[in-house]
Context: one part of a larger RNA
RNA sequence: CCAUGGCUAAGGAACUAGGCAAAAUCGACCCGUAACUUCGGGAUAAGGGUCGCCCGCUGCGAGGCGGGCCGCAGAAAAGAGGCCCAUGCGACUGUUUAUCAAAAACACAUGGCUUUGCGAAAUCGGAAGAUGAAGUAUAAGGCCUGACACCUGCCCGGUGCCGGAAGGUUAAGUGGGGAUGUUAUCGCAAGAGAAGCAUUGAAAUGAAGCCCCGGUAAACGGCGGCCGUAACUAUAACGGUCCUAAGGUAGCGAAAUUCCUUGUCGGGUAAGUUCCGACCUGCACGAAUGGUGUAACGAUGUGGGCACUGUCUCAGCCAUGAGCUCG
Repeated sequence: CCAUGGCUAAGGAACUAGGCAAAAUCGACCCGUAACUUCGGGAUAAGGGUCGCCCGCUGCGAGGCGGGCCGCAGAAAAGAGGCCCAUGCGACUGUUUAUCAAAAACACAUGGCUUUGCGAAAUCGGAAGAUGAAGUAUAAGGCCUGACACCUGCCCGGUGCCGGAAGGUUAAGUGGGGAUGUUAUCGCAAGAGAAGCAUUGAAAUGAAGCCCCGGUAAACGGCGGCCGUAACUAUAACGGUCCUAAGGUAGCGAAAUUCCUUGUCGGGUAAGUUCCGACCUGCACGAAUGGUGUAACGAUGUGGGCACUGUCUCAGCCAUGAGCUCG
RNA backbone atom coordinates (compact mmCIF):
# COMPACT_ATOMS: atom_id res chain seq x y z
C1' C A 1 0.00 0.00 0.00
C1' C A 2 -3.83 -3.59 -1.45
C1' A A 3 -7.77 -7.44 -0.53
C1' U A 4 -11.41 -9.47 2.85
C1' G A 5 -13.69 -8.99 7.59
C1' G A 6 -14.65 -6.10 12.56
C1' C A 7 -15.23 -1.45 15.49
C1' U A 8 -15.62 3.97 15.75
C1' A A 9 -16.60 10.39 19.11
C1' A A 10 -20.00 14.31 17.02
C1' G A 11 -22.90 14.83 12.72
C1' G A 12 -26.27 11.64 9.56
C1' A A 13 -26.53 11.41 2.41
C1' A A 14 -23.37 17.02 3.58
C1' C A 15 -21.07 11.43 -0.66
C1' U A 16 -22.48 10.46 -5.55
C1' A A 17 -24.77 10.51 -12.10
C1' G A 18 -27.64 7.75 -8.48
C1' G A 19 -27.97 5.98 -0.85
C1' C A 20 -23.76 2.42 -5.39
C1' A A 21 -21.91 -0.18 -1.16
C1' A A 22 -22.79 -0.80 3.85
C1' A A 23 -26.00 -0.27 7.92
C1' A A 24 -30.83 -0.91 9.53
C1' U A 25 -35.37 -4.33 9.38
C1' C A 26 -36.06 -9.70 10.17
C1' G A 27 -38.99 -15.03 14.49
C1' A A 28 -43.58 -16.36 17.33
C1' C A 29 -47.85 -14.50 19.85
C1' C A 30 -51.21 -10.24 21.08
C1' C A 31 -53.14 -5.46 19.58
C1' G A 32 -53.75 -2.47 15.44
C1' U A 33 -53.90 -1.27 10.24
C1' A A 34 -55.10 4.16 5.45
C1' A A 35 -55.95 5.87 0.44
C1' C A 36 -57.61 3.13 -3.41
C1' U A 37 -60.17 -1.23 -5.25
C1' U A 38 -61.89 -5.26 -10.49
C1' C A 39 -64.59 -6.11 -3.29
C1' G A 40 -60.57 -10.88 -4.33
C1' G A 41 -57.24 -7.46 -2.52
C1' G A 42 -54.11 -3.51 -0.78
C1' A A 43 -51.84 -6.29 4.15
C1' U A 44 -46.61 -9.09 7.36
C1' A A 45 -49.82 -2.28 5.14
C1' A A 46 -48.20 1.39 8.53
C1' G A 47 -47.53 1.46 13.93
C1' G A 48 -47.16 -0.67 18.94
C1' G A 49 -46.56 -4.52 22.95
C1' U A 50 -44.81 -9.37 24.99
C1' C A 51 -40.82 -13.27 25.04
C1' G A 52 -35.58 -15.80 30.22
C1' C A 53 -35.60 -18.57 34.93
C1' C A 54 -38.10 -20.33 39.77
C1' C A 55 -42.63 -21.37 42.61
C1' G A 56 -47.96 -21.94 43.13
C1' C A 57 -52.95 -22.74 41.10
C1' U A 58 -55.36 -24.92 36.94
C1' G A 59 -55.72 -28.30 32.54
C1' C A 60 -55.23 -35.43 30.39
C1' G A 61 -51.99 -32.30 27.61
C1' A A 62 -50.02 -28.41 24.38
C1' G A 63 -51.11 -24.48 27.43
C1' G A 64 -53.54 -20.60 30.70
C1' C A 65 -53.48 -17.51 35.23
C1' G A 66 -50.95 -15.52 39.61
C1' G A 67 -46.50 -14.55 42.62
C1' G A 68 -41.30 -14.02 42.73
C1' C A 69 -35.68 -13.87 40.93
C1' C A 70 -31.30 -12.20 37.88
C1' G A 71 -28.79 -9.40 34.04
C1' C A 72 -26.81 -3.75 30.11
C1' A A 73 -29.25 -7.23 27.21
C1' G A 74 -34.38 -13.25 27.80
C1' A A 75 -36.81 -14.54 19.41
C1' A A 76 -29.84 -13.33 24.74
C1' A A 77 -25.63 -17.11 19.49
C1' A A 78 -26.53 -18.51 13.96
C1' G A 79 -30.24 -18.49 10.30
C1' A A 80 -34.99 -15.06 9.01
C1' G A 81 -38.95 -8.51 5.10
C1' G A 82 -36.41 -2.02 5.69
C1' C A 83 -40.82 0.93 5.21
C1' C A 84 -43.90 4.93 3.17
C1' C A 85 -45.69 8.75 -0.64
C1' A A 86 -46.18 10.22 -5.87
C1' U A 87 -45.66 9.27 -10.99
C1' G A 88 -44.11 6.87 -16.22
C1' C A 89 -44.33 2.09 -18.88
C1' G A 90 -46.19 -2.83 -19.33
C1' A A 91 -52.53 -5.42 -17.03
C1' C A 92 -50.96 -9.99 -14.63
C1' U A 93 -47.67 -15.51 -13.96
C1' G A 94 -44.36 -16.25 -17.87
C1' U A 95 -40.22 -15.56 -22.30
C1' U A 96 -35.51 -13.36 -24.30
C1' U A 97 -29.88 -11.48 -26.63
C1' A A 98 -25.88 -19.66 -24.01
C1' U A 99 -20.75 -15.74 -23.37
C1' C A 100 -21.54 -7.06 -21.93
C1' A A 101 -28.72 -5.64 -22.61
C1' A A 102 -34.14 -9.24 -18.47
C1' A A 103 -36.53 -4.44 -20.32
C1' A A 104 -41.06 -0.29 -21.57
C1' A A 105 -38.88 -5.74 -25.94
C1' C A 106 -41.56 -11.06 -26.97
C1' A A 107 -45.62 -13.92 -25.32
C1' C A 108 -50.35 -13.73 -23.13
C1' A A 109 -55.97 -14.30 -22.04
C1' U A 110 -59.41 -10.55 -24.79
C1' G A 111 -61.11 -8.05 -29.36
C1' G A 112 -61.27 -7.55 -34.70
C1' C A 113 -60.38 -8.32 -40.01
C1' U A 114 -59.62 -12.10 -43.52
C1' U A 115 -59.10 -17.14 -46.04
C1' U A 116 -61.14 -22.09 -46.00
C1' G A 117 -67.48 -26.45 -47.34
C1' C A 118 -63.47 -30.92 -46.81
C1' G A 119 -59.57 -34.84 -51.75
C1' A A 120 -60.72 -27.60 -47.17
C1' A A 121 -57.54 -23.43 -47.20
C1' A A 122 -52.40 -23.20 -45.74
C1' U A 123 -47.53 -25.85 -45.62
C1' C A 124 -43.44 -29.59 -47.23
C1' G A 125 -42.35 -32.38 -51.69
C1' G A 126 -40.26 -33.48 -58.62
C1' A A 127 -44.19 -36.87 -57.62
C1' A A 128 -46.28 -40.47 -54.69
C1' G A 129 -47.40 -38.89 -50.26
C1' A A 130 -47.55 -36.23 -45.57
C1' U A 131 -48.87 -32.24 -41.92
C1' G A 132 -53.50 -29.65 -41.28
C1' A A 133 -56.69 -33.89 -38.71
C1' A A 134 -58.12 -39.55 -37.53
C1' G A 135 -60.20 -32.34 -37.02
C1' U A 136 -65.16 -30.06 -40.08
C1' A A 137 -66.70 -22.94 -39.60
C1' U A 138 -67.94 -22.91 -31.41
C1' A A 139 -62.94 -25.83 -36.82
C1' A A 140 -58.23 -24.75 -39.20
C1' G A 141 -54.67 -21.01 -41.48
C1' G A 142 -52.90 -15.68 -42.06
C1' C A 143 -52.62 -10.52 -40.19
C1' C A 144 -53.31 -6.84 -36.41
C1' U A 145 -54.53 -5.55 -31.28
C1' G A 146 -53.10 -6.89 -26.31
C1' A A 147 -56.52 -8.03 -18.99
C1' C A 148 -60.48 -4.89 -17.47
C1' A A 149 -63.55 0.01 -17.81
C1' C A 150 -65.26 4.01 -21.18
C1' C A 151 -64.60 4.34 -26.27
C1' U A 152 -62.74 3.69 -31.22
C1' G A 153 -64.59 10.00 -35.26
C1' C A 154 -63.97 11.83 -40.90
C1' C A 155 -61.60 10.34 -45.87
C1' C A 156 -62.17 4.97 -50.97
C1' G A 157 -58.68 10.47 -54.54
C1' G A 158 -53.61 7.16 -54.46
C1' U A 159 -51.88 1.82 -53.32
C1' G A 160 -53.80 -3.02 -52.13
C1' C A 161 -57.81 -6.47 -51.96
C1' C A 162 -62.91 -8.03 -53.48
C1' G A 163 -66.89 -7.85 -57.17
C1' G A 164 -68.34 -6.62 -62.40
C1' A A 165 -68.38 -7.63 -67.31
C1' A A 166 -70.50 -3.65 -71.91
C1' G A 167 -66.48 -1.12 -74.29
C1' G A 168 -60.84 -0.01 -75.24
C1' U A 169 -55.92 -2.38 -75.29
C1' U A 170 -53.48 -7.15 -75.59
C1' A A 171 -49.68 -12.95 -76.41
C1' A A 172 -48.93 -17.54 -78.58
C1' G A 173 -52.00 -19.84 -81.93
C1' U A 174 -55.41 -19.67 -86.17
C1' G A 175 -55.48 -16.98 -90.68
C1' G A 176 -53.54 -16.14 -95.14
C1' G A 177 -54.75 -10.70 -98.99
C1' G A 178 -50.21 -9.57 -100.79
C1' A A 179 -44.69 -8.91 -101.41
C1' U A 180 -39.77 -10.99 -102.66
C1' G A 181 -36.24 -14.84 -104.75
C1' U A 182 -35.92 -18.67 -108.48
C1' U A 183 -37.46 -19.49 -114.04
C1' A A 184 -40.70 -23.00 -118.04
C1' U A 185 -42.27 -19.49 -121.42
C1' C A 186 -42.85 -14.68 -124.28
C1' G A 187 -39.89 -10.72 -126.33
C1' C A 188 -34.83 -7.91 -131.11
C1' A A 189 -33.87 -5.74 -126.54
C1' A A 190 -35.40 -3.42 -122.18
C1' G A 191 -38.35 -6.32 -119.67
C1' A A 192 -42.72 -9.28 -118.40
C1' G A 193 -43.47 -13.84 -116.08
C1' A A 194 -47.60 -19.43 -115.02
C1' A A 195 -46.98 -23.61 -111.85
C1' G A 196 -43.84 -25.39 -108.18
C1' C A 197 -40.30 -24.54 -104.39
C1' A A 198 -38.38 -21.04 -100.84
C1' U A 199 -38.50 -16.44 -97.83
C1' U A 200 -41.81 -13.00 -95.74
C1' G A 201 -46.44 -11.71 -94.08
C1' A A 202 -51.63 -7.51 -94.11
C1' A A 203 -56.83 -7.78 -92.56
C1' A A 204 -59.62 -10.85 -89.38
C1' U A 205 -59.96 -14.03 -84.94
C1' G A 206 -57.75 -14.43 -80.09
C1' A A 207 -57.78 -15.37 -72.64
C1' A A 208 -56.28 -13.51 -68.23
C1' G A 209 -54.20 -8.87 -67.18
C1' C A 210 -54.35 -3.53 -67.63
C1' C A 211 -57.72 0.65 -68.75
C1' C A 212 -62.80 1.05 -67.12
C1' C A 213 -67.36 0.69 -63.39
C1' G A 214 -68.43 -0.21 -58.22
C1' G A 215 -67.25 -1.80 -53.01
C1' U A 216 -63.77 -1.97 -48.94
C1' A A 217 -59.85 1.74 -43.68
C1' A A 218 -59.79 -3.10 -36.44
C1' A A 219 -56.73 -2.99 -45.46
C1' C A 220 -51.51 0.21 -46.62
C1' G A 221 -52.49 4.89 -45.42
C1' G A 222 -54.33 10.34 -45.01
C1' C A 223 -56.93 13.71 -41.68
C1' G A 224 -55.35 22.28 -44.77
C1' G A 225 -54.12 27.68 -45.84
C1' C A 226 -54.99 33.04 -46.01
C1' C A 227 -57.89 37.54 -44.66
C1' G A 228 -61.46 40.24 -41.82
C1' U A 229 -64.94 40.87 -37.67
C1' A A 230 -67.78 42.31 -30.83
C1' A A 231 -69.04 49.73 -27.54
C1' C A 232 -61.24 49.72 -23.46
C1' U A 233 -57.87 46.26 -24.88
C1' A A 234 -57.37 41.31 -26.05
C1' U A 235 -59.68 37.33 -28.33
C1' A A 236 -63.05 35.77 -32.23
C1' A A 237 -68.82 32.34 -31.40
C1' C A 238 -69.33 34.96 -36.92
C1' G A 239 -68.10 36.19 -42.27
C1' G A 240 -65.12 35.92 -46.90
C1' U A 241 -61.79 33.27 -50.02
C1' C A 242 -58.45 29.32 -52.04
C1' C A 243 -57.40 24.22 -52.14
C1' U A 244 -58.69 18.97 -50.85
C1' A A 245 -60.50 12.28 -51.15
C1' A A 246 -61.35 14.32 -46.42
C1' G A 247 -59.42 18.53 -43.50
C1' G A 248 -57.90 15.60 -36.56
C1' U A 249 -63.88 14.24 -33.54
C1' A A 250 -63.72 12.25 -28.15
C1' G A 251 -59.84 12.10 -25.05
C1' C A 252 -54.94 13.51 -23.76
C1' G A 253 -51.10 17.26 -24.10
C1' A A 254 -43.64 21.03 -22.66
C1' A A 255 -45.68 14.13 -22.71
C1' A A 256 -40.71 7.57 -23.19
C1' U A 257 -43.63 12.68 -28.08
C1' U A 258 -42.02 20.23 -26.88
C1' C A 259 -37.20 22.47 -31.15
C1' C A 260 -37.41 27.45 -29.01
C1' U A 261 -37.07 25.52 -23.24
C1' U A 262 -34.35 25.48 -17.22
C1' G A 263 -41.85 27.69 -21.49
C1' U A 264 -45.34 30.10 -17.58
C1' C A 265 -47.98 29.45 -12.89
C1' G A 266 -48.57 26.48 -8.44
C1' G A 267 -46.39 22.49 -4.97
C1' G A 268 -42.21 20.34 -2.66
C1' U A 269 -36.47 22.61 -0.92
C1' A A 270 -33.02 27.67 2.63
C1' A A 271 -31.79 27.00 -2.53
C1' G A 272 -35.04 22.17 -7.57
C1' U A 273 -32.22 21.91 -15.90
C1' U A 274 -35.00 16.50 -12.43
C1' C A 275 -40.16 15.49 -9.98
C1' C A 276 -45.67 16.37 -9.12
C1' G A 277 -50.25 19.43 -10.41
C1' A A 278 -52.04 22.84 -14.00
C1' C A 279 -52.06 26.03 -18.60
C1' C A 280 -52.21 24.97 -24.29
C1' U A 281 -48.42 28.67 -28.19
C1' G A 282 -49.36 20.08 -29.94
C1' C A 283 -41.56 22.69 -34.02
C1' A A 284 -43.77 17.31 -34.87
C1' C A 285 -50.36 13.54 -29.65
C1' G A 286 -54.75 11.17 -31.15
C1' A A 287 -58.28 6.80 -31.44
C1' A A 288 -56.99 -1.87 -32.41
C1' U A 289 -49.66 1.21 -36.52
C1' G A 290 -55.44 1.65 -30.91
C1' G A 291 -57.03 6.69 -27.50
C1' U A 292 -57.82 7.77 -22.31
C1' G A 293 -58.07 5.71 -17.46
C1' U A 294 -57.00 1.78 -14.13
C1' A A 295 -56.92 -2.06 -8.59
C1' A A 296 -53.18 -5.87 -8.43
C1' C A 297 -48.34 -7.24 -10.10
C1' G A 298 -42.55 -5.68 -11.49
C1' A A 299 -34.44 -8.18 -9.62
C1' U A 300 -38.54 -2.07 -14.46
C1' G A 301 -37.74 3.87 -15.02
C1' U A 302 -38.26 8.69 -12.22
C1' G A 303 -38.92 12.21 -7.90
C1' G A 304 -39.65 12.70 -2.53
C1' G A 305 -39.72 11.14 2.77
C1' C A 306 -38.88 8.08 7.53
C1' A A 307 -35.48 4.72 9.68
C1' C A 308 -30.40 3.58 9.25
C1' U A 309 -25.61 3.95 8.67
C1' G A 310 -17.61 5.26 7.61
C1' U A 311 -21.21 7.04 1.33
C1' C A 312 -19.32 11.55 3.35
C1' U A 313 -17.16 15.85 6.92
C1' C A 314 -12.19 12.91 7.81
C1' A A 315 -10.13 9.80 8.96
C1' G A 316 -8.42 6.24 12.92
C1' C A 317 -7.79 1.38 15.06
C1' C A 318 -7.97 -4.10 15.02
C1' A A 319 -7.81 -9.21 12.60
C1' U A 320 -6.39 -12.40 8.50
C1' G A 321 -4.04 -12.79 3.74
C1' A A 322 -0.94 -10.77 -0.35
C1' G A 323 2.94 -7.50 -1.80
C1' C A 324 7.30 -4.56 -0.28
C1' U A 325 11.82 -3.69 3.16
C1' C A 326 15.10 -6.11 6.52
C1' G A 327 16.65 -10.86 8.14